[in-house]
Model confidence (mean pLDDT): 76 of 100. The RNA shown here (FMN riboswitch aptamer (RFN element)) has 145 nucleotides and comes from Rhizobium lusitanum.

């Protein structure tokens, strides 16, 4: 000079009814579900200087599947595996109308779309990896003021 706290807990919901078919919770008609942080013209509390709820599709994270990196096995850079990165941001998602209003992406109203890989009749909802990982949350400790 730059650079950092630590342990521990927690931390994802959803196929019900029919139709077709040899077989579908996988199509097809009708259901049914919404991680985490931010944001707040909406709700409530009030000590009114403030606290709390509030977005799936408006901003950004996670997880997976790519990718790269390293080791192993193989004749081999192309194949099989096992750790690791989390920079890339490719797969990587999705919102319009009417109201109201000074302003709507968020409020009310209505119609709409989205949803990792692997399995299998083509899967957001079923098995699987998964008694895993994580965004983050809360609690104890240390420090420091």
């Nucleotide at each position: 000079a730059c650079u950092c706290g630590u342990u521990c807990u927690c931390a994802g919901g959803g196929c019900g009814g029919g139709g077709u078919g040899c077989a579908a919770u996988u199509c097809c008609c009708c259901a049914c579900c919404g991680g985490c942080g931010g944001u707040a013209u909406g709700g409530g509390g009030u000590u009114u200087u403030c606290c709390c709820c509030g977005a799936g599709c408006c901003c950004g994270c996670g997880a997976g599947c790519g990718c790269c990196u390293u080791c192993c096995g193989g004749g081999a850079u192309u194949c099989g595996g096992a750790a690791g990165g989390g920079u890339c941001a490719g797969c990587a998602g999705a919102u319009c109308c009417g109201g109201u209003g000074a302003g709507a992406g968020g409020c009310c109203g209505g119609a709409g779309c989205c949803g990792a890989c692997g399995g299998u009749a083509u899967a957001g909802u079923c098995c699987g990896g998964a008694u895993g990982g994580a965004a983050g949350a809360g609690a104890g400790c240390a420090a420091g003021c």
NCBI's taxonomy places the organism under Bacteria, Pseudomonadota, Alphaproteobacteria, Hyphomicrobiales, Martinezella.